[in-house]
Molecule: Bacterial large signal recognition particle RNA
Organism: Pseudomonadota bacterium
RNA sequence: CCGUGCUAGACGGGGAGUUAGCGGUGCCCUGUUGCCCGCAAUCCGCUACAGCGGGGUUGAACUCCCUUUCGAGGUCCCAACCGGAAGGCCGGCCAGGGGGUCAUGGAGCUUUGAAGGCCAGGCCCCGCGCAACGGAGACCUGUCAACCCCGUCAGGACCGGAAGGUAGCAGCGGUACGCAGAUCUCUCCGGGUGCCGCGGAUCCGCCUGACCCGAGCCACCGGCCGCCGGAUCGCGCCGACCGAUGGAUCGAAGAAGGGUGCACGG
Numbered sequence: 001c002c003g004u005g006c007u008a009g010a011c012g013g014g015g016a017g018u019u020a021g022c023g024g025u026g027c028c029c030u031g032u033u034g035c036c037c038g039c040a041a042u043c044c045g046c047u048a049c050a051g052c053g054g055g056g057u058u059g060a061a062c063u064c065c066c067u068u069u070c071g072a073g074g075u076c077c078c079a080a081c082c083g084g085a086a087g088g089c090c091g092g093c094c095a096g097g098g099g100g101u102c103a104u105g106g107a108g109c110u111u112u113g114a115a116g117g118c119c120a121g122g123c124c125c126c127g128c129g130c131a132a133c134g135g136a137g138a139c140c141u142g143u144c145a146a147c148c149c150c151g152u153c154a155g156g157a158c159c160g161g162a163a164g165g166u167a168g169c170a171g172c173g174g175u176a177c178g179c180a181g182a183u184c185u186c187u188c189c190g191g192g193u194g195c196c197g198c199g200g201a202u203c204c205g206c207c208u209g210a211c212c213c214g215a216g217c218c219a220c221c222g223g224c225c226g227c228c229g230g231a232u233c234g235c236g237c238c239g240a241c242c243g244a245u246g247g248a249u250c251g252a253a254g255a256a257g258g259g260u261g262c263a264c265g266g
Stems, first nucleotide, its partner, number of pairs: 001266006009058003012030004020047005035055005064259006073250005082243003087238003090234002094230001097228002100225001102223001105221002108217002116212002119209005125200005130194002133190006140181004149174004157166003
């Protein structure tokens, strides 16, 4: 140096998170696609040689190991300046709306008298009266007791020698309680009764009327000006948060350089 057979190793890696820590399952990135089965997130396996168990392929180099370079991407910090941005504040404008004021236009009232002044009355309240209504009672009418209510009591009964007397049913007449009616009169009571009367109270307001005075009144529509509110707007201000910039850290794939066995035969 060549050949054959083996072995270590390899058959993806990384970030955040989790964890005392490591690796895996789950998420994300990368990627030249680089085995199979079982396990597993209040999880699974392990302990610095830090997934475990079983099977397979490859194998000392394109493939394994180390260093350097480049660097996708992730995480953390900063946030003065820059960009975006939910939201908030401020200001302006004013469509529509609410409420107020003025009295310029229209409508309406007004010399058949506006506004104002004054007087009286009413509306509201209290008391009394009157009337009406309703209820109860009295009065009135009718009816009303087999006997235990009254009067008269035929017949009959009883007493008596007789004269005569006594009780008394039916009938007739009447009456008490009661029932019914009538509502003329009277008494008592009642109240969401009253174009009723008298007295009192109130006298702020509204209405009506008389008188004084003599020209305005009203605010329905439109209009002016404040107030409330606010769609919308503003080279306006603040601004959670996001991005960019800067820093730290980890770092896939790629590139370059270096390193790594054993046995037998020639």